[in-house]
Molecule: transfer RNA
Organism: uncultured Clostridia bacterium
RNA sequence: GUCCCGUUAGCUCAGCAGGUAGAGCACCGCACUUUUAAUGCGAUGGUCCGGAGUUCGAAUCUCCGACGAGACA
Numbered sequence: 001g002u003c004c005c006g007u008u009a010g011c012u013c014a015g016c017a018g019g020u021a022g023a024g025c026a027c028c029g030c031a032c033u034u035u036u037a038a039u040g041c042g043a044u045g046g047u048c049c050g051g052a053g054u055u056c057g058a059a060u061c062u063c064c065g066a067c068g069a070g071a072c073a
Base pairs, nucleotide, nucleotide: 001072002071003070005068006067007066010025011024012023013022019056028042029041030040031039049065050064051063052062053061
């Protein structure tokens, strides 16, 4: 330098024929328990890496950039 992959909740990730975002764990509350743990129930939590474009509508498509990992040179 060229190409490919990834970036979504505190963490690990899902979401893909475009229709206003989810799971597990963690955290908080309640139940249970002598207490803790475990277990069960519930709640909270994200302008989806940044910007621009397309569209009635973008996490999703296009372009530019940032960061991380990789292949080739």